[in-house]
A computed fold for an 85-nucleotide RNA from Anaerosporomusa subterranea, annotated as c-di-GMP-I riboswitch aptamer.
It matches the Rfam family "c-di-GMP-I riboswitch aptamer". Gene Ontology term of the family: cyclic-di-GMP binding.
The coordinates come from a structure-prediction model, not an experiment, and the mean pLDDT is 82.
Lineage of the source: Bacteria > Bacillota > Negativicutes > Acetonemataceae > Anaerosporomusa.
RNA sequence: GAAGAUGUUUGGCAAACUUAUCGAAAGAUAAGGACGCAAAGCCGUGGGUCUAAGGGAGUUUUCCUAUGAUUGCCAGGUUGCCAUU
Numbered sequence: 001g002a003a004g005a006u007g008u009u010u011g012g013c014a015a016a017c018u019u020a021u022c023g024a025a026a027g028a029u030a031a032g033g034a035c036g037c038a039a040a041g042c043c044g045u046g047g048g049u050c051u052a053a054g055g056g057a058g059u060u061u062u063c064c065u066a067u068g069a070u071u072g073c074c075a076g077g078u079u080g081c082c083a084u085u
Stems, first nucleotide, its partner, number of pairs: 002085002012037002017032006035072001041078003045075003048070003054065004
C1' cells in the first nucleotide's frame, strides 16, 4: 500500500421508554436508558414509507398533494477500525 473475514482486540453507536425543548404533524435535539448494530459513521442521490401546515377538490367533514420527515426501511456514493494474507 492492497484485499476483506466472523473475531476471543482496543473500543464505538444507542431501540423502546421517561423528562425538557422545537415543530401543524411526521419527527428532531439534549439528558437518562440499552433493544440491538461489523459501518446502527456521513450524504436525502434512486426507490419505499410516514405526515399534510399551505394549496386544490368536495361538502357534514372527507380526499389528493411535499416544498416536510425517515440513513436503526432498502439500495447507491463516500469515510473509518481490525484478526489474517